[in-house]
The RNA shown here (small-subunit ribosomal RNA) has 1492 nucleotides and comes from a metagenome. It matches the Rfam family "Bacterial small subunit ribosomal RNA". Gene Ontology terms of the family: structural constituent of ribosome and ribosome. The sequence is in RNAcentral, with records from SILVA.

C1' cells in the first nucleotide's frame, strides 16, 4: 500500500467480497519437551461433602487433667508382734496452695476485611475535578487530664420439667474489663450575653462570662497491657455540585411529596427525607416521560491517526449473596459463611412441627460446541485475635490438568552420483523426486540412567522450605525416542497424470464440473507455515462505504411544491471598555499496572525489575486583547422610508362585446349526410346535410402573440370600470445593521377527486354500438353520463423540472430582446433591472455548465448512503371518503446504475448500388414420367448433406463387384506392413467334401537367381507357428489440419507515426464532387502504408510479321475427290508484335477529377468472356476422399464370401424431361458447325437385318483415319383443330447388345396397345444480347446403363418510363434497456413447489400502570390495668419513676380482585411478496417498439 467482481470494451458511481491483526475460544487432523501466563463467555440453574474465621484463661466464674507439696481416707507386697494387731506404705481416692495445659459459659475485638459473582443498575452508578462554614472515623499515632467510692444481678452450674428432634420452661447459686446509680468535669455539650477576627451567601473561628448535663476496670510473671474525657492528625467513609457517560421521537408530553415555602420530626449529616400547612409550581425538541438494552474505568484488541470495538485475566469504585421486605448489635452492615418474616424449593419428621442456601476453594448433576484437582503447604507475602508463645487463614505460596495464548529449543550436522532401486511423468530420448537416500565421518541439544545439588531466610539468636532431591553441575550411552497441516484457476506463492462426465462433488468473491477438469477425487510434484495446520465465529483494518481529520445531491441514491415567518445559527465600517471564548507562563491533580525508550536479572526470549517519558484531560491561578462575544458611542456603504415616473395576461369583483360550436322557429330545397385505411353502427322523404332568417344558451376569448410582460411558485390572455400586492428607474432628503436563512408553525398551492347548491353549448372517463382483430373489455367510428364551468367548503398531491434550495460577494468576451435613465441634431455610445444564445478561464465521470455557473468563496436550511421487498406492513398525526404524511424488517440478489464508445438493429431519416423491383421474354407451381429429399415400410431398405448456402448434392454412371447396410455360414498374427522360427522356390495341374462360395483335407509336377571352402547360406516368394502387433467407412466436423460453401466480385478491412480524449476510442477512411469501384479529384490534424478494386495471366474480336504438315487453293496443270505436282496469296494452326490511352475536336463542371456529344477506328471509354475471392461471419460443411488427437471394438465393432438390400411405396417435397400442338406433327429431298475422343480403343468401305444390331476387318496412337450422316433451316407433299396423323405413359408379344449373370434390377429395337394432358390456383423462377428462348452435337463417369452434369457450336428476340415499393447490400446520419447483438431484450395474470412476513375469531404464558382488599415481620407513636433486682420517698411494709410483656395505630413485603398498557408464542382461514433451465395465456416496455 491495495486486489477481484456490473461492460462487447471505457470511464464513473455503487455495494459485495478477498489478503492483515486479535481472541478466556471452539472443531477437524496431527502433536517431542521446557518456560511465563491463563482456563463456565451458556443455567444469578440445582447442589452430596470436606474445608474457607476465629481467637483471647494476661477479663471472668466453673469443670477436667497433669506435676508438685501439704493433709485425709482405703490399702498390696515388706517389718514388728502378745496374731487381736500395729509402724510405714506402692496404688487407688478426697481436701487445700502453686505451677502447667484443656475449654463448654459470661466477658473483649473480630465474623462490615480478605474470597466470589455481574442478576440489577442509563444511576451522582461509574470517570474527572471541585464543596462538605452540612458530617462521621473502632483500631494506630502525638498531647492533655483523670480513674474516687458503691450496688443489684445473670450465664455457666445444680435440681426439675416439656418436646422425636430442633430448641426450650421453671427454680436455686455464683463472677467479671458484663451491667447500674452516686461523686469529681473541662479546651466537651446545650443555653444566653460581651469582645475580636473572618468567610464567596447562608454563616464561621476565636477569647471570655453565667446557667445546666455527662466519664471511667481492672489484669500482670512488676517489664507493662489496658480503661474514661478531651484536642489534634492519620486512615477510611457519608453526602453535595459542574462536566462526561449507549439506542429508540412508529416513546412529547411528563409529574401531586410532585415544585417551592413556613414550621415540626428525624438523620452522623444537608435536604419533602417524613409529616401540617400554605402556593402552583418543577422537568422537557440543548430531547423530559417511557421501552430496549448494559456493572463503571483503567486499560485490551484494532488503526498513520481521528476514530471504531470491548470491559476476560491484573489493578479502583459500584452492586448482590435462594427471591422479596425488615430491622438488631455495632466505630462501621439494611451484613455472602448474623436475625426476625414471607414466597418458591430440597431434606428430617414421632406429623405435633424443624433444618437449609457453594455468585468461598475443591468437587456433583444440569445447561452447552466449549472450560481443570473433592491435591499440598502456612516455608514466603498478607489478614485477625493475643503482652506473647502462638491458633485460624481454600486469602496465598506451590503442584496437577488442557498446544488454551505467547516465547524459546529439539526432530540432526558435514561429506556423498552408479544421479541406486521404488514412485510419478513422458515426444520412450528422457525428465522428476534428487544429495534425498544408502554408505563414510561426527556432535551430543532435549528426552533416558548415575552422581553431586541450591538461591528462595527476613528476624538478636538458634531452629524452621510445602515446592523439592525440583532448578542447575557433572557423567553415561547411543541417530538412536520425537512432523506435521493446509493449499497449488485468477484474487494469491505453488503442475502435471488418472479417474468421474452439470453426475459426484468444489466454492471467501468471480465461478468451476455436460468425455481430453492446473477448479471435482486419488497419486506423484510443488507452495507456505511449522508443534503445529487449518475450519468456524466474532471485533477493527482495508471502507473516504456516516467524509471532524475526509463525500455527496443536474443526468448515478440524494433539493423540501412554493413563499412569510418562530426558535437556532451566522452577520457592515470606526472608537473606547471588559476579558466568557481564545492564546501564553505558573500550581494542583490526573492511582498503581499497562504503553514507550533506556538500562538491568532468569543461559536467551517470553517474563520480571528500576528509571524516565507519556496519561493529549479537569481545576485553580497569572498575564496577552489581534479575532470571536459583550457594553458603550458614532459612521452608511447593506436594510429601509420618501418624492417624482413610466411598463405589465400580478390578484378580486362586477358589468359588458363579437365570432363559432349545438339546440329551437320559420323560409329555400331534394335525397342522401355523415364517417374512414376500408366500412358500418348513426342522421334522413315524419324534408335532414346544404342554405336564408329570427331566437334561445353555455363555454372559450382567433389575429395582435413574440425563447415578449407578470407572479413566490401553482399559474396568468376579448374589453370596460372600481379595489388592490409587487417589481424596476431617477433623485439622495430621512433611520442607522433595523440583516441573511429558517427546525417546527402558518399561508399558498396544477389536474384529477370529494360535499352542498346552481348550470350544462361543446368536449368527453365510465358505458352503449360499429368496425379491425386469432382474440381487441384497446388504438378508428358514431352516440353518450359524470366531469369540465359558477358559489361556498374539503383534498395537498403531479416528469409541482432549470430533475439545478436562498442569500452575498468576486471572476475574460461575443449578440440578440423587454422596460427604464444619461450624452447627442442623428447614426450611435453608455448604464441599470429583467430574459435568451454563443464562448473563453475555471469545473464535471462525461454529457455539460460557463456572471440567471455546475467557476471562486461564506452562511443557514434540506436530503443521500447497493438493488429488490417498499414508499409496503404495523403505529401515530391528517381527510367526509379516496387518501396524504411519517415510514421500517424478515427475505433475497451480486449486482442495480450515470455517461460516454464501437458495433448490431428499427414497422427512423438521407444517399446510392444489384434483374431488387418495374418493363418484357421464357417458365415453374396443374399432366405423365426420370431423378433426389422427407415420410412411412423393412432383416436391411447403409452414411453423410437440411432457409438462403440440403434435395439430378458427396455418386463423372449401385445387377455381382462397389457396399459401407441385413440374412445365414465360415476364419483368427488375420484380407494388408514389420520383425523372429521352422520347412518349402514361385508357380502348374487334379481329387474328395460342402445348396452354394470362401474354406477344409489330399495327390501329380516343377526346380530358376546369387555366394560358396560344395557342407551349406542368402534374396524374393509360398506354407506352418510364437508374439509384438494389424485392421475398423466405429465415435467425436463442438478436440483438429487440409479443403469448401455463404454473405459477396459486395468496396470495403486494417496499420505505423501523429494529433484529440482519463478512457473504450476518434481522427486518418468523415466533407463536396465523381466512379463500376476506400476510382479519382478538391478540402481537411493529419501524413503516409498495407490487403482488397483495377492492372499483370488466359480465351475472343482487328491488323501486322515469322514459320507452312496432316491445315489452305487465288491463279497455273491434274483428279470422281486439294487427288497429285505446285505454290504461301487466302483460310486456318502455332509464335511474337501493333492497337485503345478518355489520346484528339466540342460542351458541361472548381483552371480539378470527370461526365455528355463527336471524329478516326475492327474495337470507346473495364470492348465481350474466364481464372482470380480482403479482414472476417456462419463451433457453416466434410473424422465416409485424406490426414490426425482422444476415446472405443480385439474369436469381432476386424476378415471373406453366398444371397438379399441401397431401386421397397397410401403419400409429400424439390429439379429436370415430354407434351398439351399447324411459328405444329408426318413423309421426301437438300444445306451449314464447332468443342472433343479414339489401341482391352475409335472402328471405314462391304455384305445380312424394317431395325437395334451382325459378319468382316480397311485405315488411326490421329489438324492425315474413325466416332461424324449435326439439328432446327431451307424445297415439296400430307394432316385442317380433333383428345388429333397432337402428345407419348401404361401393358402385351417378338428380338438385340453388354455382361460370369439382366427375375428382383441395365439399355436399345420392331410390331402392337394408345393414359393423363388442349398452357396450369395461391404462389413462385431464371435473363439485359450474340443474352433469354430455341436446336442439335461432343466429352468425362464407363463391360453395359444419361431426361442429369461439364463442354461446344447453329438460329437468334423482346424491353429497362424510373427507383415509390419487395429483397439483399453500401455510405452517413438518429435512437436503443439489443451485445447469444431484433430468431434480441422483456413485463403482468394464471398453475406449481419452497421460503419469511402481513392480517386474522380467537388463545397461551411474560412484563408493567393504576384502583382497592388483606396484611407477615419490623421500626415509630399511643396505651400499658399484667409483671417489674438496680434509683428515689419511706425504718419498714409499701409507694412512686424508669423498663417490660402485651393490646391498639400509622407505614409495610408477599398474596388477592378489578381494570388499563407494551412486547412475545401459537392460530382456522386470508393477502401481497421473494425465489425456482426448459408450463399456459397474451405483448405492455426498448427503434416513431409499430397508438412516442
Nucleotide at each position: 500500500a491495495g486486489a477481484g467482481u456490473u461492460u462487447g470494451a471505457u470511464c464513473c458511481u455503487g455495494g459485495c467480497u478477498c489478503a492483515g491483526g486479535a481472541u478466556g475460544a471452539a472443531c477437524g487432523c496431527u502433536g517431542g519437551c521446557g518456560g511465563c501466563g491463563u482456563g463456565c463467555u451458556u443455567a444469578a440453574c440445582a447442589c452430596a461433602u470436606u474445608c474457607a474465621a476465629g481467637u483471647c484463661g494476661a477479663a471472668c466464674g466453673a469443670a477436667g487433667c497433669u506435676a508438685c507439696a501439704u493433709u485425709g481416707g482405703u490399702u498390696a507386697a515388706u517389718c514388728c508382734u502378745u496374731c487381736g494387731g500395729g509402724a510405714a506404705g506402692c496404688g487407688c481416692u478426697g481436701a487445700u496452695a502453686u505451677a502447667g495445659c484443656u475449654u463448654a459459659g459470661u466477658g473483649g475485638c473480630g465474623g462490615a476485611c480478605g474470597g466470589g459473582u455481574g442478576a440489577g443498575u442509563a444511576a451522582c452508578g461509574c470517570g474527572u475535578g471541585a464543596g462538605u462554614a452540612a458530617c462521621c472515623u473502632g483500631c494506630c499515632u502525638u498531647a492533655a487530664u483523670g480513674a474516687g467510692g458503691g450496688g443489684g444481678a445473670u450465664a455457666a452450674c445444680a435440681c426439675u420439667u416439656g418436646g422425636a428432634a430442633a430448641c426450650g420452661g421453671g427454680u436455686g447459686c455464683u463472677a467479671a474489663u458484663a451491667c447500674c446509680g452516686c461523686a469529681u468535669a473541662a479546651a466537651g455539650u446545650a443555653u444566653u450575653g460581651u469582645u475580636u477576627u473572618u468567610g464567596c451567601a447562608u454563616g464561621g473561628a476565636a477569647a471570655u462570662a453565667a446557667u445546666a448535663c455527662c466519664a471511667a476496670a481492672g489484669c500482670u510473671g512488676a517489664g507493662g497491657c489496658g480503661c474514661a474525657u478531651u484536642a489534634a492528625g492519620a486512615u477510611g467513609g457519608g453526602c453535595u455540585c459542574g462536566c462526561g457517560u449507549c439506542c429508540g421521537a412508529u416513546u412529547a408530553g411528563a409529574c401531586a411529596g410532585u415544585u417551592g415555602g413556613u414550621g415540626a420530626g428525624g438523620u452522623a449529616a444537608c435536604g419533602g427525607c417524613u409529616c401540617a400547612c400554605c402556593a402552583a409550581a418543577u422537568c422537557a425538541a440543548c430531547g423530559a416521560u417511557c421501552g430496549g438494552u448494559a456493572g463503571c474505568c483503567g486499560g485490551a484488541c484494532u488503526g498513520a491517526g481521528a476514530g471504531g470495538u470491548u470491559g476476560a485475566a491484573c489493578g479502583g469504585c459500584c452492586a448482590c449473596a435462594u427471591u422479596g421486605g425488615a430491622a438488631c448489635u455495632g466505630a462501621g452492615a439494611g451484613a455472602c459463611g448474623g436475625u426476625c418474616c414471607a414466597g418458591a424449593c430440597u431434606c428430617c419428621u414421632a406429623c405435633g412441627g424443624g433444618a437449609g442456601g457453594c455468585a468461598g476453594c475443591a468437587g456433583u448433576g444440569g445447561g452447552g460446541a466449549a472450560u481443570a484437582u473433592u491435591g499440598g503447604g502456612c516455608a514466603a507475602u498478607g489478614g485477625g485475635c493475643g503482652a506473647a508463645a502462638g491458633c485460624c487463614u481454600g486469602a496465598c505460596c506451590c503442584a496437577g490438568c488442557g498446544a488454551c495464548g505467547c516465547c524459546g529449543c529439539g526432530u540432526g550436522a558435514g561429506g556423498g552420483a552408479a544421479g541406486a532401486a521404488g514412485g510419478u511423468c513422458u515426444u520412450c530420448g528422457g525428465a522428476u523426486u534428487g544429495u534425498a537416500a544408502a554408505c563414510c565421518u561426527u556432535a551430543g541439544u532435549u528426552a533416558u540412567c548415575g552422581g553431586g545439588g541450591a538461591a528462595g531466610a527476613a528476624g538478636c539468636a538458634a531452629g524452621u522450605g510445602a515446592c523439592g532431591g525440583u532448578a542447575c553441575c557433572c557423567g553415561a550411552a547411543g541417530a538412536g525416542a520425537a512432523a506435521g497441516c493446509c493449499a497449488c484457476g485468477g484474487c494469491u506463492a505453488a503442475c502435471u497424470a488418472c479417474g468421474u462426465g452439470c453426475c459426484a462433488g468444489c466454492a471467501g468473491c468471480c465461478g468451476c464440473g455436460g468425455u481430453a477438469a492446473u477448479a471435482c477425487g486419488u497419486a506423484g510434484g510443488u507452495g507456505g507455515c511449522g508443534a503445529g495446520c487449518g475450519u468456524u465465529a466474532u471485533c477493527c483494518g482495508g471502507a473516504a462505504u456516516u467524509a471532524c481529520u475526509g463525500g455527496g445531491u443536474g443526468u448515478a441514491a440524494a433539493g423540501g411544491g412554493u413563499g412569510u415567518g418562530u426558535a437556532g445559527g451566522c452577520g457592515g465600517g470606526a472608537u473606547a471598555g471588559c476579558a466568557a471564548g481564545u492564546c501564553a507562563g505558573a500550581u494542583g491533580u490526573g492511582a498503581a499496572a499497562a504503553u514507550u525508550a533506556u538500562g538491568g536479572g532468569c543461559u536467551u526470549a517470553a517474563c520480571c525489575c528500576a528509571u524516565a517519558a507519556c496519561c493529549u484531560g479537569c481545576a485553580u491561578u497569572u498575564g496577552a486583547a489581534a479575532c470571536u462575544g459583550u457594553u458603550a458611542u458614532u459612521c452608511u456603504u447593506g436594510a429601509g422610508u420618501g418624492u417624482c415616473g413610466g411598463a405589465g395576461a400580478g390578484g378580486u369583483a362586477a358589468a359588458u362585446g363579437g365570432a363559432a360550436u349545438u339546440c329551437c322557429c320559420g323560409g329555400u330545397g331534394u335525397a342522401g349526410c355523415g364517417g374512414u385505411g376500408a366500412a358500418a353502427u348513426g342522421c334522413g322523404u315524419a324534408g335532414a346535410u346544404a342554405u336564408c332568417g329570427g331566437g334561445a344558451g353555455g363555454a372559450a376569448c382567433a389575429c395582435c402573440a413574440g425563447u415578449g410582460g407578470c407572479g413566490a411558485a401553482g399559474g396568468c390572455g376579448g374589453u370596460u370600470u372600481a379595489c388592490u400586492g409587487g417589481a424596476c428607474g431617477a433623485c439622495a432628503a430621512c433611520u442607522g445593521u433595523c440583516g441573511c436563512u429558517g427546525a417546527g408553525a402558518c399561508a399558498c398551492g396544477a389536474a384529477a377527486g370529494c360535499g352542498u347548491g346552481g348550470g350544462g353549448a361543446g368536449c368527453a372517463a365510465a358505458c352503449a354500438g360499429g368496425a379491425u382483430u386469432a382474440g381487441a373489455u384497446a388504438c378508428c367510428c358514431u352516440g353518450g353520463u359524470a366531469g369540465u364551468c359558477c358559489a361556498c367548503g374539503c383534498u395537498g398531491u403531479a416528469a409541482a423540472c432549470g430533475a439545478u434550495g436562498a442569500a452575498c460577494a468576486c471572476u475574460a468576451g461575443g449578440u440578440g430582446u423587454a422596460g427604464g435613465g444619461g450624452c447627442g441634431c442623428a447614426a450611435g455610445c453608455u448604464u441599470c433591472u429583467g430574459u435568451g444564445c454563443c464562448g473563453g478561464a475555471g469545473u464535471u465521470a462525461a454529457c455539460a455548465c460557463a456572471a440567471u455557473a455546475a467557476g471562486u468563496g461564506u452562511u443557514c436550511c434540506a436530503c443521500c448512503u447497493g438493488g429488490g421487498g417498499a414508499g409496503u406492513a404495523c403505529g401515530g398525526c391528517c381527510g367526509c371518503a379516496a387518501g396524504g404524511u411519517u415510514g421500517a424488517a424478515a427475505c433475497u440478489c451480486a449486482a442495480a446504475g450515470g455517461a460516454a464508445u464501437u458495433g448490431a438493429c428499427g414497422g427512423g431519416a438521407g444517399c446510392c448500388c444489384g434483374c431488387a423491383c418495374a418493363a418484357g421474354c421464357a417458365g415453374u407451381g396443374g399432366a405423365g414420367u426420370a431423378u433426389g429429399u422427407g415420410g412411412u415400410u423393412u432383416a436391411a431398405u447403409u452414411c453423410g448433406a437440411u432457409g438462403c448456402a440440403a434435395c439430378g448434392c458427396g455418386a463423372a454412371g449401385a445387377a455381382c463387384c462397389u457396399u459401407a447396410c441385413c440374412a445365414a455360414a465360415a476364419c483368427u498374427u488375420g484380407a494388408c506392413a514389420u520383425c523372429c522360427u521352422g520347412a518349402g522356390a514361385a508357380g502348374a495341374c487334379u481329387g474328395a467334401u460342402g445348396u452354394a462360395a470362401u474354406g477344409u483335407c489330399g495327390g501329380u509336377u516343377g526346380u530358376g537367381c546369387c555366394c560358396u571352402u560344395c557342407g551349406g547360406g542368402g534374396a524374393a516368394c509360398u506354407c506352418a507357428g510364437a508374439g509384438a502387433c494389424a485392421g475398423g467407412u466405429g465415435g467425436u466436423g463442438c478436440a483438429u489440419g487440409g479443403u469448401u460453401g455463404u454473405c459477396g466480385u459486395c468496396a470495403g478491412c486494417u496499420c505505423g507515426u501523429g494529433u484529440c480524449g482519463u478512457g473504450a476510442g476518434a481522427u486518418g477512411u468523415u466533407g463536396g464532387g465523381u466512379u463500376a469501384a476506400g476510382u479519382c479529384c478538391c478540402g481537411c490534424a493529419a501524413c503516409g502504408a498495407g490487403c482488397g478494386c483495377a492492372a499483370c495471366c488466359c480465351c475472343u474480336g482487328u491488323c501486322g510479321c515469322g514459320u507452312g504438315u496432316u491445315g489452305c487453293c487465288a491463279g497455273c496443270a491434274u483428279u470422281c475427290a486439294g487427288u497429285u505436282g505446285g505454290g504461301g496469296a487466302c483460310u486456318c494452326g502455332c509464335g511474337c508484335g501493333a492497337g485503345a490511352c478518355u489520346g484528339c475536336c466540342g460542351g458541361c463542371g472548381u483552371c480539378a477529377a470527370g461526365c455528355c456529344g463527336g471524329a478516326g477506328g475492327a474495337a470507346g471509354g473495364u470492348g465481350g468472356g474466364g481464372a482470380c475471392g480482403a479482414c472476417g461471419u456462419c463451433a457453416a460443411g466434410u473424422c465416409a476422399u485424406c490426414a490426425u488427437g482422444c476415446c472405443c471394438c480385439u474369436u469381432a465393432u476386424g476378415c471373406c464370401c453366398u444371397g438379399g438390400g441401397c431401386u421397397g411405396c397410401a403419400c409429400a417435397c424439390g429439379u429436370g424431361c415430354u407434351a398439351c400442338a399447324a411459328u405444329g406433327g408426318c413423309c421426301g429431298g437438300u444445306a451449314c458447325a464447332a468443342c472433343g475422343g479414339g489401341c482391352u480403343g475409335c472402328g471405314a468401305c462391304g455384305c445380312c437385318g424394317c431395325g437395334a444390331g451382325g459378319c468382316g476387318g480397311a485405315g488411326c496412337g490421329a489438324a492425315u483415319c474413325c466416332c461424324u450422316c449435326a439439328a432446327a433451316g431451307c424445297c415439296g407433299g400430307c394432316c385442317c383443330c380433333a383428345g388429333u396423323u397432337c402428345g407419348g405413359a401404361u401393358c402385351g408379344c417378338a428380338g438385340g447388345c453388354u455382361g460370369c449373370a439382366a427375375u428382383u434390377c441395365g439399355c436399345c429395337u420392331g410390331c402392337g396397345u394408345g393414359a393423363a394432358g388442349c398452357c396450369g390456383g395461391a404462389g413462385u423462377u431464371g435473363c439485359u444480347a450474340g443474352u433469354a428462348a430455341u436446336c442439335g452435337c461432343g466429352g468425362a463417369u464407363c463391360a453395359g446403363c444419361a431426361c442429369g452434369c461439364c463442354g461446344c457450336g447453329g438460329u437468334g428476340a423482346a424491353u429497362a418510363c424510373g427507383u415509390u415499393c419487395c429483397c439483399g447490400g453500401g455510405c452517413c446520419u438518429u435512437g436503443u434497456a439489443c451485445a447469444c447483438a431484433c430468431c434480441g431484450c422483456c413485463c403482468g395474470u394464471c398453475a406449481c413447489a419452497c421460503c419469511a412476513c402481513u392480517c386474522g375469531a380467537g388463545u397461551c404464558g411474560u412484563c408493567u400502570g393504576c384502583a382497592c382488599c388483606c396484611g407477615a415481620a419490623g421500626u415509630c407513636g399511643c396505651c400499658g390495668g399484667c409483671c417489674c433486682a438496680a434509683c428515689c420517698c419511706g425504718u419498714a411494709a409499701g409507694g412512686g419513676g424508669a423498663g417490660g410483656a402485651g393490646g391498639c395505630g400509622c407505614c409495610g413485603a408477599a398474596g388477592g380482585u378489578g381494570u388499563g398498557g407494551a412486547g412475545g408464542g401459537u392460530a382456522a382461514g386470508a393477502g401481497g411478496g421473494g425465489u425456482g433451465a426448459a408450463g399456459u395465456c397474451g405483448u405492455a416496455a426498448c427503434a416513431a417498439g409499430g397508438u412516442a